[in-house]
């Protein structure tokens, strides 16, 4: 100096004019005036998880069904973070991880291959034969395929084979280290009847249901309509299926009619924000400061001028500055994003 991984901030500032929506305050009571104070994010997205908070509801208890799946901790909880262990990548700084079980069954690998819950096509030896060729052996070579009864060496053999030997490599045991996953070391054993669970499936742990259009409170309206069918030891409801309990008592279908406003919920929060201490870290405590939209067909905006960043230009000057708008309300994930900054960390080149 170039190229990278990892974190992290900002993403327009400022002044003036008008115009909009809360909230306190004054003042007035024709719902109005007046000045002061605040008014879209990192994602508000998506609706992919977890809750908080309302009803059902007094809500037990089984089966199904669904979710997570290596070990510790962190949280209000999670499929989410943190931090280690196997495993794959990368030279590396670092990234990924759907990482409980195939000796509980069951499944499923087309085609090629001689074979794919297990074999011999070609080669190789060895005996017969004049010679094709039979006949026995063989799984080390060679094909085939995604995957062929560990690898690599010697030795031995007719010829080969863990057939025996060494070292890798599996296996299960024993010691050490670690809370543990789990990792090293050691002696022993020819030891592989294979792969796949993001196939069914077994194990082990969680799981009520709808949702602010959710629910509360006022008002004001109609027809407390009508008419069938089944039914009383019965049926029948009761916020995901079934069964059991356990409450309550009528359920179906068909015609008809009235209403749909307004107030609440509605923003003090498992809050943000600064600092101390504990912690490798998620975070968690104790202190200090101070409220930071609350709309309702739907406020948070326009206009000028400066300034700041780019780009084009000597310059003047022009042109442009991402992805995008709260609607209960909160803590993740994932998805978008011009463009500028900060810090550490690797790797290459060069130079003192």
């Nucleotide at each position: 100096u170039g190229a990278g991984u990892u974190g992290g901030u900002c993403g327009g500032g400022c002044a003036a004019u008008c115009g909009c929506g809360g909230a306190a305050u004054g003042c007035a009571u024709u719902u109005g005036c007046a000045g002061u104070u605040c008014g879209a994010g990192g994602a508000a997205a998506g609706u992919c998880c977890g809750g908080g908070c309302u009803c059902c509801a007094c809500a037990g208890g089984g089966c199904a069904a669904g979710g997570u799946g290596c070990c510790g901790g962190a949280u209000a909880a999670c499929g989410u973070c943190c931090g280690g262990g196997g495993g794959g990548c990368g030279c590396g700084a670092g990234c990924c991880u759907a990482c409980g079980g195939c000796c509980a069954g069951u499944g499923c690998a087309a085609c090629a291959g001689a074979a794919a819950g297990a074999u011999a096509c070609c080669g190789c030896c060895a005996u017969c034969u004049g010679a094709c060729g039979a006949u026995g052996g063989u799984a080390a070579g060679g094909g085939u395929g995604a995957a062929a009864u560990g690898g690599u060496g010697c030795g031995g053999u007719a010829a080969g084979a863990g057939c025996g030997c060494a070292c890798c490599g599996c296996g299960g045991c024993u010691u050490u280290g670690g809370u543990a996953a789990c990792a090293a070391a050691g002696a022993c054993g020819g030891c592989a009847u294979g792969g796949u669970a993001a196939a069914c499936c077994c194990c082990a742990c969680c799981u009520g249901g709808a949702g602010c259009a959710a629910g509360a409170u006022c008002a004001a309206a109609u027809a407390g309509g009508a008419a069938a069918a089944c039914c009383a030891u019965a049926g029948g409801u009761g916020u995901g299926g079934c069964c059991c309990a356990c409450a309550c008592u009528g359920u179906u279908u068909u015609c008809g009619g009235g209403u749909a406003g307004a107030u609440u919920g509605c923003u003090u929060g498992a809050g943000a924000c600064u600092g101390g201490c504990a912690g490798c870290a998620a975070u968690g405590u104790c202190a200090g400061a101070u409220c930071c939209a609350g709309a309702u067909g739907a406020a948070u905006g326009a206009u000028u001028g400066c300034c700041a960043c780019g780009u084009g230009u000597u310059a003047a000057c022009a042109c442009g500055u991402a992805c995008a708008g709260a609607a209960c309300c909160c803590g993740g994930c994932u998805u978008a994003c011009a463009g500028a900054c900060c810090a550490a960390c690797u790797c290459a080149u060069u130079u003192a």
Source information
Bacterial RNase P class A from Marinicella sediminis, 352 nucleotides, folded computationally. The coordinates come from a structure-prediction model, not an experiment, and the mean pLDDT is 75. Lineage of the source: Bacteria > Gammaproteobacteria > Lysobacterales > Marinicellaceae > Marinicella.